[in-house]
RNAcentral holds the sequence, with entries from ENA. Predicted 3D model of a 1493-nucleotide RNA (small-subunit ribosomal RNA) from a Pseudomonadota bacterium.
RNA sequence: CAAUUGAAGAGUUUGAUCCUGGCUCAGAUUGAACGCUGGCGGCAUGGCUAAAACAUGCAAGUCGAACGCGAAAGGUAGCAAUACCAAGUAGAGUGGCGAAAGGGCGAGGAACAUGUUUCUACGCACCCCGAGGUCGAGGAUAGUCCAGGGAAACUUGGGGUAAUACUCGAUGUGGUCUACGGAUCAAAGGUUUACUGCCUCGGGAGCGGGGAACAUCCUAUCAGCUUGUUGGUGAGGUAACGGCUCACCAAGGCGAAGACGGGUAGCGGGUGUGAGAGCACGGCCCGCCGCAUCGGGACUGAGACACUGCCCGGACUCCUACGGGAGGCUGCAGUAACGAAUAUUCCGCAAUGCGCGAAAGCGUGACGGAGCAAUGCCGCGUGCAGGAUGAAGCCCUUCGGGGUGUAAACUGCUGUCAGGGUUUAGGAAGCAAGUGACCAGACCCAAAGGAAGAGGUGACUAACUCUGUGCCAGCAGUCGCGGUAAUACAGAGACCUCAAGCGUUAGUCGGAAUCACUGGGCUUAAAGCGUGCGAAGGCGGACACGAGGGCAUUUUGUGAAAUCCCUCCGCUCAACGGAGGAACUGCAGGGUGAACCGCGUGUCUUGAGUCAGGUAGGGGCUGUCGGAACGAUAGGUGGAGUGGUGAAAUGCGUUGAUAUCUAUCGGAACGCCGAAGGUGAAGACAGGCAGCUGGGCCUGAACUGACGCUCAUGUACGAAAGCGUGGGGAGCGAACGGGAUUAGAUACCCCGGUAGUCCACGCCGUAAACGAUGUGCACUAGAUCGAGGAGGUUCUGACACCAUUCUUGGUCGAAGCAAAAGUGUUAAGUGCACCGCCUGGGGAGUACGGUCGCAAGGCUAAAACUCAAAGGAAUUGACGGGGGCUCACACAAGCGGUGGAGCAUGUGGCUUAAUUCGAUGCAACGCGAAGAACCUUAUCCUAGGCUUGACAUGUACGGAUUAGUUCCAUGAAAGUGGAAUGACGCCUUCGGGUGGAACGUACACAGGUGCUGCAUGGCUGUCGUCAGCUCGUGCUGUGAAGUGUUGGGUUAAGUCCCUUAACGAGCGCAACCCCUGUCGCUAGUUGCUAGCGGGUAAUGCCGAGGACUCUAGCGAGACUGCCGGUGUCAAACCGGAGGAAGGUGGGGACGACGUCAAGUCCGCAUGGCCUUUAUGCCUAGGGCUGCACACGUGCUACAAUGGCGGGUACAGAACGACGCAAUACCGUAAGGUGGAGCAAAUCGCGAAAACCCGCCCCAGUUCGGAUUGAGGGCUGCAACCCGCCCUCAUGAAGUCGGAAUCGCUAGUAAUCGCGGAUCAGCCAUGCCGCGGUGAAUACGUUCCUGAGCCUUGUACACACCGCCCGUCAAGUCAUGGGAGCUGCCAGCGCCCGAAGUCGCCAAGAUUCAUUGGUGCCCACGGCGAGGGUGGUGACUGGGACUAAGUCGUAACAAGGUAGCCGUAGGGGAACCUGCGGCUGGAUCACCUCCUUU
Repeated sequence: CAAUUGAAGAGUUUGAUCCUGGCUCAGAUUGAACGCUGGCGGCAUGGCUAAAACAUGCAAGUCGAACGCGAAAGGUAGCAAUACCAAGUAGAGUGGCGAAAGGGCGAGGAACAUGUUUCUACGCACCCCGAGGUCGAGGAUAGUCCAGGGAAACUUGGGGUAAUACUCGAUGUGGUCUACGGAUCAAAGGUUUACUGCCUCGGGAGCGGGGAACAUCCUAUCAGCUUGUUGGUGAGGUAACGGCUCACCAAGGCGAAGACGGGUAGCGGGUGUGAGAGCACGGCCCGCCGCAUCGGGACUGAGACACUGCCCGGACUCCUACGGGAGGCUGCAGUAACGAAUAUUCCGCAAUGCGCGAAAGCGUGACGGAGCAAUGCCGCGUGCAGGAUGAAGCCCUUCGGGGUGUAAACUGCUGUCAGGGUUUAGGAAGCAAGUGACCAGACCCAAAGGAAGAGGUGACUAACUCUGUGCCAGCAGUCGCGGUAAUACAGAGACCUCAAGCGUUAGUCGGAAUCACUGGGCUUAAAGCGUGCGAAGGCGGACACGAGGGCAUUUUGUGAAAUCCCUCCGCUCAACGGAGGAACUGCAGGGUGAACCGCGUGUCUUGAGUCAGGUAGGGGCUGUCGGAACGAUAGGUGGAGUGGUGAAAUGCGUUGAUAUCUAUCGGAACGCCGAAGGUGAAGACAGGCAGCUGGGCCUGAACUGACGCUCAUGUACGAAAGCGUGGGGAGCGAACGGGAUUAGAUACCCCGGUAGUCCACGCCGUAAACGAUGUGCACUAGAUCGAGGAGGUUCUGACACCAUUCUUGGUCGAAGCAAAAGUGUUAAGUGCACCGCCUGGGGAGUACGGUCGCAAGGCUAAAACUCAAAGGAAUUGACGGGGGCUCACACAAGCGGUGGAGCAUGUGGCUUAAUUCGAUGCAACGCGAAGAACCUUAUCCUAGGCUUGACAUGUACGGAUUAGUUCCAUGAAAGUGGAAUGACGCCUUCGGGUGGAACGUACACAGGUGCUGCAUGGCUGUCGUCAGCUCGUGCUGUGAAGUGUUGGGUUAAGUCCCUUAACGAGCGCAACCCCUGUCGCUAGUUGCUAGCGGGUAAUGCCGAGGACUCUAGCGAGACUGCCGGUGUCAAACCGGAGGAAGGUGGGGACGACGUCAAGUCCGCAUGGCCUUUAUGCCUAGGGCUGCACACGUGCUACAAUGGCGGGUACAGAACGACGCAAUACCGUAAGGUGGAGCAAAUCGCGAAAACCCGCCCCAGUUCGGAUUGAGGGCUGCAACCCGCCCUCAUGAAGUCGGAAUCGCUAGUAAUCGCGGAUCAGCCAUGCCGCGGUGAAUACGUUCCUGAGCCUUGUACACACCGCCCGUCAAGUCAUGGGAGCUGCCAGCGCCCGAAGUCGCCAAGAUUCAUUGGUGCCCACGGCGAGGGUGGUGACUGGGACUAAGUCGUAACAAGGUAGCCGUAGGGGAACCUGCGGCUGGAUCACCUCCUUU
């Protein structure tokens, strides 16, 4: 100099957001344990469990300078006896001091036990100081000797002996007592010459005893406890105070500031953590307490009720000769046991201490050390430098490369630690000498040699790839990974973090402001008691004075040391240690101050109350009266229904209902006024009148003088339902009966109906008892509407008015607050006072206990277990059996169909050796398939074959084998075997060589219509040609988001206009493109032909022409442009003119963001997987056509608007050489023969309905054509399975189609035919196109379906095909009750009463000691009745959890009967119903109020 420097968050509820709220993680720490691994050293630490049991050794002795005894081995001398030395030693004993310390442990104890402060009615051996003394005498006894008893432990009798052992006398500085006269009380010597003891008294130091205040865990599901209890007097007892003990007297004492009881626990210094406040802990070290096998007791002593002393009782263990004895490791080691778990039966008194001693010294498991253990903290090492465009191996790869990686190898260097050797500074301090168990220093030697692992790599959280696996195996702290592409499992490589350790488990604090003192909340998230009154408690108006309790400041004492912190120092550093300081936030005493709090005294009026005068009111209680309605009874009229519902039925009615009139009776409730209006503390309160009675408000300012506010416990009131007793009973109406509805209907609806609803008295005490908002006081903008007073203005009154004032009830709203919704002078704002309540969801407002109740039940109120959420507000969607607006062949209005028949075709199902595969609500089903007899055709089936393959590429080898052609054998063919013939390019010396293709062999590979459309690309369907879907910037909101895109109009349209915190923009709409409708221009063959010419039997046949039609290119035209009206001077709409066409002219192509894991791996492409003498390839035959049946899509019909026969007219768009095919001929016909013409505006293919004439005459027909027979034709290698067509014959069902359902709004529907693709042919009635003829209807948007926009509710977000409730059944787990059974705990009453203290009696006798007897107390033990707390228990109750069980559908939307709360009854269950309440109910209408204009 310094000593207060310190505060971080993240994951997880949701589609997303904000908030609330829990769970989890990152940090630090430990007397730890476990897993893997392990080089060295230093310093620490190490039975947390069984205060359960212990073998063995040691842990308290010492003193000869208190005392009397007193050996032996051995030695010396000696022949020996013996003597001497050993030696007055060892040894035991008497005596003294110590043994009450040191050491261990934490069972008990919630208490003066501990801690802090303080006090004193007390004591003290050893030590120090002071004063004084130390004289005389006596009798014993142990040891020992003798004799006994006993197995032993031990013990008996007799003899004898010493003392600092014991006793008596004397003295009295002094002490004690005192009646002040007096009485009483001591001592010890020893060795030696210098000391040391001893006795009495006083003092000190230090140690102890005792008291007081304050502090010290949980539990009230422990609320009352206490008889020596509380106090007094006296006595006893103690070192000392005291009910400490006793006698007597009094009746006290403690308790909500928690007594008493229960549970747990040694306390403190401190330790861990934390920013702190706190929280948790009390191992090592220090202080205190308690304990020593369990329980009791005293003795000795200065000190004990005594860890290694004594006595008694119990349990246990051991010895025994069975008669008796012995023992106590919670000392150090050690054993066994327990346990996840904790060390050596080590060395030494060298150091530090302690005991004894004068001392030497002796003793000391205290202590000093060593050993074991990575148990912790600290330090060191396992090498250092160089070394490649970078070895090998391994891993990855886009195959190029990349990583491990300067890492290694290799080269050079160094020498810590371990190892070996030599040596001795230090711990050793004394006056000197001596002394080291153990540790350690210095020097030398050798060699990179002996020394690295653990966990992790989805996020939190630093660190990523491959392979395997396939909701399996497994991981996981939380969220969560794994169902074939796993950075999450397992392995590998790489990487990350720590490092002789690393992880895991367990514990504590932190984060957690998640119990909130610092520092939280309660309208809706958990949380305001249903409401008042109110003793205790808390808090409390103005002024003055006083004292000074709190408070402030200062000072003194104390707060042990160690620890923490600071500075310095010592071990090489550090850990560790030493010195000094700071701190110990506390307690106590003294001084000063007087603002504030508290106290005392006095005064005051503004808080509070009283009084006087007014005033409003469904405030309460009692009595009495009233009218309407309803029901009943009696009578009259009347005559068939009535009643009820969505529709019905049950019910009532000809014995007369309903309806209607009259009379009488009965009970309950009080229309209009009447209102977000009034009153009350709340519940609640409504006809009129009367009586009794509570409170409020206003005005005045007469009185009191703080009398106030809040309120645990308490007490009173307290809707409805319910209970008890007695009444009453009209209507309504749980239960119940019946009728309906329904799959069922224990319901909703209907007909009845009992308790109850009503009254009196008594209980109950709960509600969504709500403003989900405790009470009181004060302060903080307003606006407006009501209710009750007062005042003012106006001459008065009414009415009216007001910047007036007080009270009271609403709405809107500034600031502020709030998670937001919202709230906002009636606060949820800002403050104060007091009370109540909350702390994740479920279990559960439940169990047990207590208490209240007649009962129902209320109040109080847990735990085990289980989940990672449960919640609040708001947002975007989706949805609603919510609302509004709008659209669509959606309905309606029409026309024609399907569903019935026969046939065709597709599908399902069935069948089969196979009936290949795919498509499956709309959006599969005449779909893939625009052509299944073979082929097609496929892991479809049966059978026969091939294996580098039917097809591609590459490499190696071969040799002329080869391609092609021909033939033979076998075979169903494919194929197999064989024979003959036989090519090609280049070079060439003509011998040959060589080469590509082909072939053969071998290897890579080919191949797969095999799997996965849920790994994919591409393409397609659908919502939907619906009008939507988004973005940038800005603005609003904490945010998700919103705004824009809403609103008012308008449109087919998010089309356009206006408004506007929005302004713009994009993808969609529209337009641009194609066809078609009108006109013009250009062009004029193969098309056309008006005029001219030629020609024919006739025809644009020819010349010619471009006028027309047409062809096919380019243009024009239509834009709400014009007029009138409506409309916001708009957009636009309506009507009109002109025009070929009019408001998108008609049609097509064109399909936003997205949805359906929609469809397709069998069109194609493609990842992965599977297959390789087969799932590949070839071949023959069969199948895909199979038929009881069901469905979809079609064709043909059922006839006269028709059929048949005859006659006769008019298209468009296509197609044609492997083709279309004319004229002609044959055939009844299909077709055949034949072949002009045509690669096409040239030739060919070519209409039907319509129209005209005739027949049929309503019939299963001259309708209808299925089916079948016979005969033919065509295609094709081949028509059996299994083709089409023709002729003749046959001539089925069917007479217009149930429920239901489809298409279509104009050149449309309907109807008629024609063409094309595929194709040898065709099962085509299909599909895609083309033209001919050519309608009807649309009032309109209530309903069905779908869609768009706005809004509303939501517990949905996989989004209503959602979510979700309860019984029952199954499994698992914890728990309550339970006849009982069985432990444990602490008391109570009685019995017994060891040892022992204290008394009493007796003996001894002079007393003491002792002995015997006895009294009180009392341990252990026994008996009994209860209490508390565990375990277990047949059976039983509910609870929690568990991919796919059963029954229903309760709740979320108006959840299809709005839901919920309390209560009561009922029911398989969710639930239903009655009564009262709430909005935390949607929708529509009305009223009221507010805001704006």

Record summary:
The prediction has a mean pLDDT of 83.